RNA sequence: UGCAUGCCCGCAGGAGAGGCCGCGCGACUUGAUGUGCCGCACGGCGCCGAAGGAGCAACCGCCCCGGAAACUCUCAGGCAAAAGGACUGCGGACGUAAG
Numbered sequence: 001u002g003c004a005u006g007c008c009c010g011c012a013g014g015a016g017a018g019g020c021c022g023c024g025c026g027a028c029u030u031g032a033u034g035u036g037c038c039g040c041a042c043g044g045c046g047c048c049g050a051a052g053g054a055g056c057a058a059c060c061g062c063c064c065c066g067g068a069a070a071c072u073c074u075c076a077g078g079c080a081a082a083a084g085g086a087c088u089g090c091g092g093a094c095g096u097a098a099g
Stems, first nucleotide, its partner, number of pairs: 001099001006094001008092006018045001020044003024040003028036001046079003052075001053073003059067003
């Protein structure tokens, strides 16, 4: 000097599964109750997997042991919209092995 890998930031794309049932509170609607809609809390059953987490494993290694998935499990999370979202592309910054 310096890019790969890595981490961070920004932009774009980004799936799946009940906007279910019960109940309480609040607000709106109504002359009032009721009904209906919306929000929140609690409980229940059903379901999804691509935050995270865990398990097994092809494979890999410095082979004692360790690393390891988009597979599996669903603890967590999610099942209208919003938010989130593995991953992909582009841009920027940090930083270093090799060169």
Molecule: Glycine riboswitch aptamer
Organism: Alphaproteobacteria bacterium